[in-house]
The prediction has a mean pLDDT of 83. A computed fold for a 1506-nucleotide RNA from Poriferisphaera corsica, annotated as small-subunit ribosomal RNA. The RNAcentral record of the sequence draws on ENA, RefSeq and SILVA. The organism belongs to Poriferisphaera, within Bacteria.
RNA sequence: UUGAAGAGUUUGAUCCUGGCUCAGAUUGAACGCUGGCGGCAUGGCUAAAACAUGCAAGUCGAACGCGAAAGUAACUUCGGUUACGAGUAGAGUGGCGAAAGGGCGAGUAAUGCGUUUCUAACGUGCCUCGAAGCGAGGGAUAGCUCAGAGAAAUCUGGGGUAAUACCUCAUAAUCUCCUAAAGUCGUAUGGCUUCUGGAGCAAAGGUUUACUACUUCGAGAUCGGGAAACGUGCUAUCAGGUUGUUGGUGAGGUAAAAGCUCACCAAGCCUAAGACGGCUAGCGGGUGUGAGAGCACGACCCGCCGCAUCGGGACUGAGACACUGCCCGGACUCCUACGGGAGGCUGCAGUAACGAAUAUUCCGCAAUGCACGAAAGUGUGACGGAGCAAUGCCGCGUGUAGGAUGAAUCCCUUCGGGGUGUAAACUACUGUCAGGGUUUAGGAAUUUUGACCAGACCCAAAGGAAGGGCCGGCUAACUUCGUGCCAGCAGCCGCGGUAAUACGAAGGGCCCGAGCGUUAAUCGGAAUCACUGGGCUUAAAGGGUGUGCAGGCGGAUUUGUAAGUAUCUUGUGAAAUCCCAUAGCUCAACUAUGGAAUUGCUCGGUAGACUGCAAAUCUUGAGUCAUAGAGAGGCAAUCGGAACGAUAGGUGGAGCGGUGAAAUGCGUAGAUAUCUAUCGGAACGCCAAAGGAGAAGUCAGAUUGCUGGCUAUGUACUGACGCUCAUACACGAAAGCGUGGGUAGCGAACGGGAUUAGAUACCCCGGUAGUCCACGCCCUAAACGAUGUGCACUAGAUCGAGGAGGUUUUGACGCCAUCUCGAUUGUAGUUAAAACAUUAAGUGCACCGCCUGGGGAGUACGGUCGCAAGACUAAAACUCAAAGGAAUUGACGGGGGCUCACACAAGCGGUGGAGCAUGUGGCUUAAUUCGAAGCAACGCGAAGAACCUUACCAGGGUUUGACAUGGUCGGAUUAGUGAAUCGAAAGAUGAUCGACACCUUCGGGUGGAACGACCACAGGUGCUGCAUGGCUGUCGUCAGCUCGUGCUGUGAAGUGUCGGGUUAAGUCCCUUAACGAGCGAAACCCCUGCCGUUAGUUGCUAACAGAUAAUGCUGAGGACUCUAGCGGGACUGCCGGUGUCAAACCGGAGGAAGGUGGGGACGACGUCAAGUCAUCAUGGCCCUUAUGCCCUGGGUUGCACACGUGCUACAAUGGUAUGGACAGAGCGAAGCAAGACCGCAAGGUGGAGCAAAUCGCAAAAACCAUGCCCCAGUUCGGAUUGCAGGCUGCAACUCGCCUGCAUGAAGUCGGAAUCGCUAGUAAUCGCGUAUCAGCUACGACGCGGUGAAUACGUUCCUGAGCCUUGUACACACCGCCCGUCACGUCAUGGGAGCUGGGAGCACCCGAAGCCGCCUCGAUUCAGAGGUGUCUACGGUGAACUCGGUGACUGGGACGAAGUCGUAACAAGGUAGCCGUAGGGGAACCUGCGGCUGGAUCACCUCCUUU
Repeated sequence: UUGAAGAGUUUGAUCCUGGCUCAGAUUGAACGCUGGCGGCAUGGCUAAAACAUGCAAGUCGAACGCGAAAGUAACUUCGGUUACGAGUAGAGUGGCGAAAGGGCGAGUAAUGCGUUUCUAACGUGCCUCGAAGCGAGGGAUAGCUCAGAGAAAUCUGGGGUAAUACCUCAUAAUCUCCUAAAGUCGUAUGGCUUCUGGAGCAAAGGUUUACUACUUCGAGAUCGGGAAACGUGCUAUCAGGUUGUUGGUGAGGUAAAAGCUCACCAAGCCUAAGACGGCUAGCGGGUGUGAGAGCACGACCCGCCGCAUCGGGACUGAGACACUGCCCGGACUCCUACGGGAGGCUGCAGUAACGAAUAUUCCGCAAUGCACGAAAGUGUGACGGAGCAAUGCCGCGUGUAGGAUGAAUCCCUUCGGGGUGUAAACUACUGUCAGGGUUUAGGAAUUUUGACCAGACCCAAAGGAAGGGCCGGCUAACUUCGUGCCAGCAGCCGCGGUAAUACGAAGGGCCCGAGCGUUAAUCGGAAUCACUGGGCUUAAAGGGUGUGCAGGCGGAUUUGUAAGUAUCUUGUGAAAUCCCAUAGCUCAACUAUGGAAUUGCUCGGUAGACUGCAAAUCUUGAGUCAUAGAGAGGCAAUCGGAACGAUAGGUGGAGCGGUGAAAUGCGUAGAUAUCUAUCGGAACGCCAAAGGAGAAGUCAGAUUGCUGGCUAUGUACUGACGCUCAUACACGAAAGCGUGGGUAGCGAACGGGAUUAGAUACCCCGGUAGUCCACGCCCUAAACGAUGUGCACUAGAUCGAGGAGGUUUUGACGCCAUCUCGAUUGUAGUUAAAACAUUAAGUGCACCGCCUGGGGAGUACGGUCGCAAGACUAAAACUCAAAGGAAUUGACGGGGGCUCACACAAGCGGUGGAGCAUGUGGCUUAAUUCGAAGCAACGCGAAGAACCUUACCAGGGUUUGACAUGGUCGGAUUAGUGAAUCGAAAGAUGAUCGACACCUUCGGGUGGAACGACCACAGGUGCUGCAUGGCUGUCGUCAGCUCGUGCUGUGAAGUGUCGGGUUAAGUCCCUUAACGAGCGAAACCCCUGCCGUUAGUUGCUAACAGAUAAUGCUGAGGACUCUAGCGGGACUGCCGGUGUCAAACCGGAGGAAGGUGGGGACGACGUCAAGUCAUCAUGGCCCUUAUGCCCUGGGUUGCACACGUGCUACAAUGGUAUGGACAGAGCGAAGCAAGACCGCAAGGUGGAGCAAAUCGCAAAAACCAUGCCCCAGUUCGGAUUGCAGGCUGCAACUCGCCUGCAUGAAGUCGGAAUCGCUAGUAAUCGCGUAUCAGCUACGACGCGGUGAAUACGUUCCUGAGCCUUGUACACACCGCCCGUCACGUCAUGGGAGCUGGGAGCACCCGAAGCCGCCUCGAUUCAGAGGUGUCUACGGUGAACUCGGUGACUGGGACGAAGUCGUAACAAGGUAGCCGUAGGGGAACCUGCGGCUGGAUCACCUCCUUU
């Protein structure tokens, strides 16, 4: 000095791993919408496919010979001739050029390119310099002319001609060759210099008076040829390749080295540092990006290479094997008279084709170059310019200033207003660009010369000039309407199912701006291949283990060297580009000049630390030796006891066996059991342990033999001999395979029995391979410490195994320190965390192996191995936006622990059976209105459906409306009274009477309300409870739910709230990184239970007095009861015990009441998208002569059936009859109604009293006493039905209640199952009230009377709370999720074959041509004919390789609601998984061995702390 940014997306949330996506820059781009000007650049990336037409290489008369015509003039014999045109045009010979310039990138992975060297192995026309020379001859030939052939292209023959064309001779060296010698240089083959003798080789003139050309030699410059090293893609699913191949000798050949070619000889050469093969590709300077390192690219410009329709070949030449030359072959196109010919745009334009896509058949040689020329000049699609294209970069403009009633339109709105917005209009001003006109600085140089560009001045007028994308987050920018999982959007996440900032439109806004977006592509972000700069216990990733070659790395000391290394220097690293400075176009882009840079390679010098190399030494690494030691280390042989099974015999006599329960099975032919004897195979109890050994797999009775490794001590020996290790080699559980044995037990397959919806399983009875041995294969495992090997370093504590030592005088025990091995805990450190922690996952070094999103897939194809099974190696298409690790909070578990609840148990009474009532479903119907749906819908909304209610149906009506508000107009109509007519009513028509206020000229006028018409609007029990408010249910009166501060953790979170006690309780106490607090619990409130006090009316009446048939009836009283206000009382307060000197619990006393006295109200954070739009309110949507409103009738009561909730019963603890007793709480004026009378009764008549502690409803009933009934379908039970009545009400038919008489059904205690209740409770008995005209009430809500039984207890069922554990769940187990089958779509493997391309091999054919040979020819040079090798194209054959297609077939992926099961996740209901084998619709099951990445309980051991 330069210089580095992230975000979204896996989860309920978190951290990590990991992919996908975005923001940036760029482009030879294309597409969409839009488009004013200029400058500078750029522009066929696809078909190296095909090309019409024109042009792109000519020039020289100062090398040469020829040589017109038109036209004009003159003459003419009119046939023509002559002169000019003109030595012109023109072709030809000759020279130079044509090998440059221009184009393209097919081929080429090295014959190329780049960098650095070499050429002592080479060439060089034109140019420059130097030296020397330029003498004498000769014969042809084109053009031309004559003749001929052919359609043409073109060709043949005769004649004659020139040269700087060709040939001969001369001269000649410092030239070339041969030869002899000397010096010098070089690593060398050899080079250079000097020099002896000999041989050979040259030339051309032209114009002119000065040049130029020519010949030979030498030198230079330039441009080239050749060689070497290093660098320069992918692929090993290409591992061996090569015969001119590798080298030598000789020869040929070339400008030149060389197997470059040939003959012979030898058998080499290349290769894991990747030969050979396949695929792809021009290379570099540079370009894009990037902080850089890198990565990607190689358009334009520059350098190199290659190519020129495809293939081959040579000729000419200084230079070519030649883009616009030649020959031959192939394909294609064109002409043709069918005989034969012509052609090559990958030059500039252009055509057509291909394609997403790329321009004018332009002007000029004025400039810069090039060719020729002495020059003038000519040529030049090189080049200079113009044209087209927003293709890119840069610049300019589309106005500037003022201007508020903040105009109008449009949009939004809370209706007040706000936005668009100084924006516009309007006023003033300016003139860039475009347009028109006039003119000429510059590009122009020494004369001439401007295709095109450009400068200056004038004119007019704000006039001609703004769009694109976006607005959910990333990512700057928001509202309304439309739509309704449709239409559509989308880069990722994702939006859209009626309130979409995400779709479409509008308004507004944001970002860019003559552009803006999209698509494609590269780099970046991506540390996501990690050199800079990553990882591998559990996320992807350590090879199953060892031995070990190559390779990599390597202890201490010394010396030397200088390859690496460091530094200085030489040369080079072209120019352009990039960067810096300056300058020129008005600026910029652009351009110019100078500098820097070009990190590289290279000559040389210096240094000598470190690495290397060479030499020497050392002992610590490593090994050897000696003395001891431990061990399930390995192999082989022998032996042993227990158990088991079998065989034989004895005893014995009915079962055994097996399971959750059974059965199959065995047994009177004698099992099981038991005893004796014999046989057999397999495995080795206790010891035994977290123990030992081994490289791992693995290894266990005892003894013996052989044998490998390990440890300690000694420090005797060697002297770095070491570590690691690709390929390689060896070993390698179980299962499996082959051959031969063996077979007691166990036991895949298989058979049978169970279980089950099924059960190809789990359980049971049998049972074959196998398990065992020998030999040979296989080579894989959760082959695991999921942790490669080796070395070093880095706190401790404790235990176990093996050894040697010290201490104690010795020994034992103990203690101390030490080496090796095996474990636990733990600091620092590390880690995403869990965890690891001297046995590292810490800190470093060395080497090897492996990983790079999930699935497809450890699969396909290919290869290697294997008898097979299969193993090893190992992809792609396609598809998803995740897959995953650890930890957290919940939820869940057919996990665990603790605790509670009428949860169970113990009891009492019911339901479920009957009849009836009532609600629901279903069915029916014109309608049977709607809602409620497990608990938590179903005597629920409904505390009263005959009309009304009523929302439903049929029919009849009505349209500003039954109801509200406002506006406009009208007229005096109007409110009210209303006869009459029609009608089922609603309603319609309508005689008659008839108001109010103010003013008044008394005629009338005006006005509010009302009425009519019209307009706004009303109205809706219409939809959405999944848009909502409010209210409610439920978990649950369960004990929980949280916060502040602090602390712990990267974080989600945790702690507190856990633990030990205790409680009804997160109630309280103790402990404690927590300390406090809040909402809940409790308490406060109400009722009730005791007492006191105050107050006594309508209540009460003890004492006193009066009266009555009797009664607090009266006087009186406040004592009592009672009423209803205020207080007291209960607090574990007291005593004893237990308990941690606690909280608390147990017992007791006192007390009306005792541990919350009983009951009620009160319901935390939240859950169920729980319920309600039909209580009410309300957003949005829908209807508006109807989905609104009114009326009549009907329906909500409908009945084969099913369920819920109740009532009454089935009887004697009863029924019935008569008599008798005792409540509480309520209600009463459109009301309660007494006494009295009538009626059997319901009820009626009548009406005292009472707005009620006064009167009434009002009789309480069970109960008590007595009589009857005598166990029966009854004196039980009352349904059903008939008749006769009563009451309410406009009205009891559908469809009310009550009474009397008669009738007298089912039912004799209720299957599976199920409900309530723990004390004034259950059970039982009646009474009241709300709603209400009446009532379906047996319901609901209250009230009192009588008044039990039982609770051992928490194993089980249900539900709940706390702690803990597992989890693949988080819409949370009603979760998640696997496989077959069926359907659709897509890509892919195999496949009888069919077909195309590529590269070679063998053979056949063999053009042109070089070279060689032969013949002819000739003076020579030529030439002609023939032939040989090589060889293009072509043909045949057998294999190889890469594609396409293919009946059928295999698996795979994906797809809102298909089928079968339920394999996995919790102990997933048989723990799961790995390898292997068998079986099965399928997930899977079973056997054998292994793993914990298994829950739970118990035991053992150890650690930590005390």